About this RNA
Predicted 3D model of an 86-nucleotide RNA (c-di-GMP-I riboswitch aptamer) from Paenibacillus ferrarius. NCBI's taxonomy places the organism under Bacteria, Bacillota, Bacilli, Caryophanales, Paenibacillus. Its mean pLDDT, the model's own confidence on a scale to 100, is 87. The RNAcentral record of the sequence draws on Rfam and Ribocentre. Of the family's consensus pairs, 95% are formed in the model.
């Protein structure tokens, strides 16, 4: 200083449902409730990839279909970061 991660420490962090509001959205956020998980579940979402949604906006005769300018970091990946037994 890289790796790595204990049945140590000391903090921390909250899925799902349910509630209320934001939203076009049964995406998703955000507040309460909760506690499945989490050694980065901390931060990055045009300008890595991948997914979700379609209000506008395009085809279509039509049930639909296609688009993100609209999310997700709790897929991966990047950046930083506490602790210190093997």
């Nucleotide at each position: 200083u890289c790796g790595c991660g204990a049945u140590a420490a000391u903090a921390g962090c909250a899925a799902a449902c349910c509630u209320g509001c934001c939203g076009c959205a049964a995406a998703g956020g955000c507040a309460g409730c909760g506690a499945c998980g989490c050694a980065a579940a901390a931060c990055u979402a045009c300008a890595g990839g991948g997914c979700c949604u379609a209000a506008g906006g395009g085809u279509g005769a039509a049930u639909a279909c296609c688009u993100a300018u609209g999310g997700c970091a709790g897929c991966c990946a990047g950046u930083u970061a506490c602790c210190g037994a093997a």